A computed fold for a 72-nucleotide RNA from a Minisyncoccota bacterium, annotated as transfer RNA.
The source organism's lineage runs through Bacteria, Bacillati and Minisyncoccota.
The prediction has a mean pLDDT of 83.
Its Rfam family is "tRNA". By type it is a transfer RNA.
It was read from a public genome assembly.
RNA sequence: GCCGGCUUAGCUCAGUGGUAGAGCAACUGUUUUGUAAACAGUAGGUCGUCAGUUCAAAUCUGACAGCCGGCU
Numbered sequence: 001g002c003c004g005g006c007u008u009a010g011c012u013c014a015g016u017g018g019u020a021g022a023g024c025a026a027c028u029g030u031u032u033u034g035u036a037a038a039c040a041g042u043a044g045g046u047c048g049u050c051a052g053u054u055c056a057a058a059u060c061u062g063a064c065a066g067c068c069g070g071c072u
Stems, first nucleotide, its partner, number of pairs: 001071007010024004018055001026042005048064005
C1' cells in the first nucleotide's frame, strides 16, 4: 500500500427497514440469626463518528476512526 471482518447497556452478545432486547454484573425488596443461593422488581444506550437514501435507518450506501486478520 491492497483486501476482508468487527464496533449495540459495565461485560458477552442478539436484533437484516416500522416502539432497542437477552444473559451475567449493579441496585432495591422478599426469604434467612447473618451471608450466599432462590424469587420479584428497578436502573443503565445519542446503536463508533460524520454525511447520504427513505414517510421511517442499529439495519441500506459512502467517507473517516479504532481493533483484529490476510496479502504485498